[in-house]
Parts: sequence; structure tokens; C1' cells
RNA sequence: GCCAGGGUAGCUCAGUAGGUUAGAGCACAGGAUUCAUAAACCUGAGGUGGAGGGUUCGAUUCCCUCCCCUGGUA
Repeated sequence: GCCAGGGUAGCUCAGUAGGUUAGAGCACAGGAUUCAUAAACCUGAGGUGGAGGGUUCGAUUCCCUCCCCUGGUA
């Protein structure tokens, strides 16, 4: 250089043949419980979906360019 896969919450990831509020687990905060702490329980906060552009009534999803990560190849 070329080929393939990936980039979504603090971390690990899911999702979508374009559509109504973008989710889970862990972590975090609060509550309840306890003599107290932890676990289990209840609630909550946290996302420009890598960046920009295009198509569309509508894009996390489709298309293009770029950036980053992983693997393969000479």
C1' cells in the first nucleotide's frame, strides 16, 4: 500500500432489512434494610452513536471522504 472487521454511557458490549423515548451488565449517586458495613432489593443520573458531508418526510442504521483500533497479505 491492499483486503477484512470494528469505533454506541466511566468500562464491557447489544441492537437495527431507515420510523414512535437508543438499551443491558458492571461501575457511580440516592433510598430502603442493618447496631454498622457488604451482598441482595428499589430508584436515578450519565450518550453531539469516531469527524464531516450526501440521500430521505425521517439516518445509530444506506452512500462518500477522512481519522483511530485490530487482524490478514506482499
Molecule: transfer RNA
Organism: Candidatus Doudnabacteria bacterium